A computed fold for a 1440-nucleotide RNA from an uncultured bacterium, annotated as small-subunit ribosomal RNA. The sequence is in RNAcentral, with records from ENA, Greengenes and SILVA. Its Rfam family is "Bacterial small subunit ribosomal RNA". Rfam links the family to the GO terms ribosome and structural constituent of ribosome.
[in-house]
RNA sequence: AACGAACGCUAGCGGGAUGCCUCAAACAUGCAAGUCGCACGCGAAAGGCUUCGGCCGAGUACCGUGGCGCACGGGUGAGUAACACGUAGCUAACAUACCUCUUCGCUGGGGAUAACUCCGGGAAACCGGAGAUAAUACCGAAUGAUCUGUCGGGGCCUGCGGGCUCUGCCGGUAAAGCCGUAAGGCGCGAGGAGAUUGGGCUGCGGUCUAUUAGCUAGUUGGUGGGGUAAUGGCCUACCAAGGCAACGAUAGAUAGCUGGUCUGAGAGGAUGAUCAGCCACACUGGAACUGAAACACGGUCCAGACUCCCACGGGAGGCAGCAGUUGGGAAUUUUGGACAAUGGGGGCAACCCUGAUCCAGCAAUCCCGCGUGAGUGACGAAGGUCUUCGGAUCGUAAAGCUCUUUUAGUUGGGACGAAGGGAAACUUGACUGUACCAACAGAAAAAGCACCGGCUAACUCUGUGCCAGCAGCCGCGGUAAUACAGAGGGUGCAAGCGUUGUUCGGAAUUAUUGGGCGUAAAGCGCGUGUAGGUGGCCUACUAAGUCUGGUGUGAAAGCCCGGGGCUCAACCCCGGAAGUGCACUGGAUACUGGUAGGCUAGAGGACGAGAGAGGAUGGUAGAAUUCCUGGUGUAGGGGUGAAAUCCGUAGAUAUCAGGAGGAACAUCGGUGGCGAAGGCGGCCAUCUGGCUCGUUUCUGACACUCAGACGCGAAAGCGUGGGGAGCAAACAGGAUUAGAUACCCUGGUAGUCCACGCCCUAAACGAUGAGUACUAGUUGUUGGGAUUCCUAAUUGUCUCAGUAACGAAGCUAACGCAUUAAGUACUCCGCCUGGGGAUUACGGUCGCAAGAUUAAAACUCAAAGGAAUUGACGGGGGCCCGCACAAGCGGUGGAGCAUGUGGUUUAAUUCGAUGCUACGCGAAAAACCUUACCCAGACUUGACAUCCCGGGCUAUCCUAAGAAAUUAGGAGUUUCCUCACGGAACCCGGUGACAGGUGCUGCAUGGCUGUCGUCAGCUCGUGUUGUGAGAUGUUGGGUUAAGUCCCGCAACGAGCGCAACCCGUAUCGUUAGUUACCAUCAUUAAGUUGGGCACUCUAACGAGACCGCUUGGCUAUAAGCCAGAGGAAGGUGCGGAUGACGUCAAGUCCUCAUGGCCCUUAUGUCUGGGGCUACACACGUGCUACAAUGGGGCGCACAAAACGCAGCAAGCCAGCGAUGGCAAGCUAAUCGUAAAAAACGCCUCUCAGUUCGGAUUGGAGUCUGCAACUCGACUCCAUGAAGCUGGAAUCGCUAGUAAUCGCGGAUCAGAACGCCGCGGUGAAUACGUUCCCGGGCCUUGUACACACCGCCCGUCACACCAUGGGAGUUGGUUCCACCGGAAAACGCUAAGCUAACCGCAAGGAGGCAGGUGUUUAUGGUGAAGCCGAUGACUGGGGUG
Repeated sequence: AACGAACGCUAGCGGGAUGCCUCAAACAUGCAAGUCGCACGCGAAAGGCUUCGGCCGAGUACCGUGGCGCACGGGUGAGUAACACGUAGCUAACAUACCUCUUCGCUGGGGAUAACUCCGGGAAACCGGAGAUAAUACCGAAUGAUCUGUCGGGGCCUGCGGGCUCUGCCGGUAAAGCCGUAAGGCGCGAGGAGAUUGGGCUGCGGUCUAUUAGCUAGUUGGUGGGGUAAUGGCCUACCAAGGCAACGAUAGAUAGCUGGUCUGAGAGGAUGAUCAGCCACACUGGAACUGAAACACGGUCCAGACUCCCACGGGAGGCAGCAGUUGGGAAUUUUGGACAAUGGGGGCAACCCUGAUCCAGCAAUCCCGCGUGAGUGACGAAGGUCUUCGGAUCGUAAAGCUCUUUUAGUUGGGACGAAGGGAAACUUGACUGUACCAACAGAAAAAGCACCGGCUAACUCUGUGCCAGCAGCCGCGGUAAUACAGAGGGUGCAAGCGUUGUUCGGAAUUAUUGGGCGUAAAGCGCGUGUAGGUGGCCUACUAAGUCUGGUGUGAAAGCCCGGGGCUCAACCCCGGAAGUGCACUGGAUACUGGUAGGCUAGAGGACGAGAGAGGAUGGUAGAAUUCCUGGUGUAGGGGUGAAAUCCGUAGAUAUCAGGAGGAACAUCGGUGGCGAAGGCGGCCAUCUGGCUCGUUUCUGACACUCAGACGCGAAAGCGUGGGGAGCAAACAGGAUUAGAUACCCUGGUAGUCCACGCCCUAAACGAUGAGUACUAGUUGUUGGGAUUCCUAAUUGUCUCAGUAACGAAGCUAACGCAUUAAGUACUCCGCCUGGGGAUUACGGUCGCAAGAUUAAAACUCAAAGGAAUUGACGGGGGCCCGCACAAGCGGUGGAGCAUGUGGUUUAAUUCGAUGCUACGCGAAAAACCUUACCCAGACUUGACAUCCCGGGCUAUCCUAAGAAAUUAGGAGUUUCCUCACGGAACCCGGUGACAGGUGCUGCAUGGCUGUCGUCAGCUCGUGUUGUGAGAUGUUGGGUUAAGUCCCGCAACGAGCGCAACCCGUAUCGUUAGUUACCAUCAUUAAGUUGGGCACUCUAACGAGACCGCUUGGCUAUAAGCCAGAGGAAGGUGCGGAUGACGUCAAGUCCUCAUGGCCCUUAUGUCUGGGGCUACACACGUGCUACAAUGGGGCGCACAAAACGCAGCAAGCCAGCGAUGGCAAGCUAAUCGUAAAAAACGCCUCUCAGUUCGGAUUGGAGUCUGCAACUCGACUCCAUGAAGCUGGAAUCGCUAGUAAUCGCGGAUCAGAACGCCGCGGUGAAUACGUUCCCGGGCCUUGUACACACCGCCCGUCACACCAUGGGAGUUGGUUCCACCGGAAAACGCUAAGCUAACCGCAAGGAGGCAGGUGUUUAUGGUGAAGCCGAUGACUGGGGUG
């Protein structure tokens, strides 16, 4: 785009078309073929009239004989793969009723028969007998040809078979009348011609299957005969043995063919409704009769199935005609009108018949046309929807105002189609009161369907929450769905719109136009070669192909163009063009073909040389392994990662000598050679194939390719017979392992070897078929040849044939190929057409078997695949780094306690954090509060914010109830501003908007944070490059802590990171000296004071370090590294702050902010109490220890950094002590906390559960606080648990570090073993980068990309689906053999019967019944082939 469509929703009108695609299923009922009295014989009745005799009806109807028609028209598509159809021819091998033209005729007789009458049989259908009768019915006879037959003669044509025509003798063969007064008309017979229609034959054309390869006995041909309108094996007898087939016979499946129709740019593909041409069929099968024509849709006979009637004896029927019914189906109309027109049959005609036809009815089934109104109209109405709450949109849409009236409606008028018929008058329309015209009224009666994620035009809200659902493909839906459902809005079509189905297109996705085969599917494993296809140069002829002109045809309709008719269009009419085709014919001759002749460039032969693991057979040599014999010799050997099995004291291994046997041939040996491939390797001989080179010569296209065919064909395997050293499937043992039917070891049989015969497959690979020609080069190598010149050298140069490595153009999706093409062309063959199913099943062929070869389908998926790219990953590689390992020091894991977590418990034990990167985490501090949890009691505009209304003036205190919140009562008074009204603040009461939520979603978010990781990376612009993703830069050589720097480079630059800039600390200087400091001077108990600013220190500004150096070495004269000097400090000095692009849907809605959802007398708010502190248990992080490097006691020394007024507190007093009382100073370099501790000195303890350790418990207290019961810290006395250095495992640390020692701070009323800081003392070790972990760069492989925590294979279990096998069972179809054989035709017979003719007669001729034979349908029996259905069980396959 289309449709003979169907289904869903919807529906105003008209015109034109179309309408059982399925069961060629079955059919009730009616109609669809009759007509002629001008061929003929009979011949009523009803009714009417009557003079009752009859007449009319009426020679009408009916019946029959006869003629013509019934073979047309109409239906259907079952069968048919065929001369059925189409096209072009042939028919000299034929027919043709009716029609037209023409010629000649139509004489004279005969015998019957139906209707009818009578009789009889039957239920019926119908039948029988007797009698009568006519003809254009039937039969002789006559005449008779230009008809026809035999035999002759002549001419012409021809496809050479024959035909046409003229002519001679002989023979044969016709007829019908009717009407009319007549004229004449209609008929009849025999010829000829025409027209029309048909029969037959031929070339060519159009489906599939080779898993159908051979078929055929009337088969192929001939002769004679028969038959037909006619050719012919069409039939028959005989003879011959042919005929068809790979250019697809035969068989099977499917199918009516064509003009055309649909689609497509075309070529094609699909199709064959309506209309038209042809064919076939008429319930199924068979058969003939009649006839001009049938083997006959509405005829006959027979058989069968089915239906109906029946008196059971027997009969009747055939809608695939028009309507209609049932059934089937998704599905297809009225039991209508008329012969008015067109056409047909009959008739002289009038006329009759006609379900052909013309019309109407039904159906949106299709095509076409029209309408459902037009103009104006902003308050942008109401209402709906959305909203950022402002508005937007439906929307000029509506309403309103002004118009129009198509269509529908009503009324009136009203056709064309009519030609004809009839003497005339006159008359004929189904459609139809239709089309059309006019009038009337009134916007009045007339819009839906699908879609809106992308493809694809059109977007929002609500609901739902992987549910319900959608879906053509991709895919939507798991709480913010433009994808589901609804709504608003929009988009597209529109009386339709969607869906489904089918066909073509897009699809170059079967490729003729117009594809491919190295790796995506695809080159046969290789050769020889048949058919076939293709084929070198020259000449001549031919004209088959080819080109060109003409003629005929290519039906009509359709398509296209021009015109015309319906108001337009659809539709219809007229004309033209086209119909790419076929046939005939004239011409051309370049090319192809053919014929003839020639040539040598292709191909081949001869001659002379050459290389070679080419093949076959026979022989032969040495080394080695093993075995045997003997000698020497002694305890092991062998084997492995390590072992063991195994061999060995019965003497191995080792070693020496001798022997046996089999197999294979080291070195040479090589991207060297040979062969078609497989493949071929010691040496010698024989036989033998191919190849190369050289020069002349010969043949003269002999060539290339190759379906079938034939041959060869590694290894393994098979058969028979040998052989068997080594090796070695199977097998055994030992190991390894979770297991180990493996890898390793010890053994070991087939086999490996030989001969003969099979098998016929491989990643049989260059994954690259063969041949020819052409198209830059460079280098190596093998074999031959030439070489004037050249060389020390067969070195160089040239050339032919091979074999390799690179590479230009070109090609390629890329990778890559590139004179050995995957380039450019030609020829021939093979092969491919999404993945799986499937290197499969069935069938065939081959094979001894194993199996090979050929080779599907159902079903299932939306991919499978190639090459390259970026990542990620690897028990891949290279380089490098990190307390990563190693080297060390100290811990954890064991104990007690503290603290956090899990779990459990509970009314509640609030919530979050969960590998590293949760677990002394949020929490820098839960007795109440905090607090979010639980119980109980209360409040409801609320504890808190804004707005509004009314009232008040607070505050504060007291009393009562209560656990408190709160409630009730009382007392009490007056804040600020003012223009003196009022206002602000505050309180009480009220109304509703709202407040409030630590309720949910961190997977809706912002912000903040963790981690990789302070790792050195992450990117961009321009350029270049690639089809592209991308690459380059950023890789490479060095170097660095560093993508740090240098060099190189199709890159050049730049950004975020690194580094530096910032802070602290280490040295110095300058400035400033109070509260800090004190060298000098004075003074004091004391830097206490005077004084000083030198020093320390404080805190501000500077200096200093940069690989800077007359230094040396290394490197590339670079960057840089090593060493050195100087320096307080040396190679980023040390420490901190600083965290690129990103990753983990990492963490946090309970800090805060925030979308959506949820609660609203509660999930909000207040209060009391409880809980977060529970405790069989498990884990993390810590503290204290286990002791003598220690504990205890006494003495004594040295910090830093902090903090302090709701505070730090000296000092004195009391207390054993926690602490209390009194109290100076200090808003701090001034006073205080404040004692630093380890260390050091002396004393004691003496190895023990202790003078270690301090848990636990009892008692007594202190402090904070409203309050220490649940549940604080501290003190004293008493008690004195576990624990004696910690399993597997695991953590931290590289220098002022670890370890160890104390001090301070935040939080805080009180409450640190935690956290954050501070200083004191102060080590050990690092060979090194193999390994563990993490990371960076380069490279490599990848089937991974959610990225190895990836992907993914097979069994098993379960469910479903299709399918193979299967004892069989069952159906269809085809063929064969036999049995049987209806009707019919033909033949024979015909004793029975018999009108016409012959005969005087008897009888005959002829005919018929009957009988019989042949052919033969359905049928029966048996054997076989093919196809389908089904089948216990079974095999694999697919999906989940």